RNA sequence: CACACCAUUGGGGAUGGAGUCCUCCCAUAAAACCGCCUCAUAGGCUGAUGACUCCUGCCGUAAG
Repeated sequence: CACACCAUUGGGGAUGGAGUCCUCCCAUAAAACCGCCUCAUAGGCUGAUGACUCCUGCCGUAAG
């Protein structure tokens, strides 16, 4: 360096990906989860994060 064998390697946190941290649910099937306001069969509002950082997308003349 290559090959072979064995064991281990869970999921969720309102729109994408990665790292770190936090938190929640769980053992073959369910749970964690599925935003807010409101006159609630209607209408309105914030955010790509649970938090931080970066990337992508969107908005913005720019900062953001």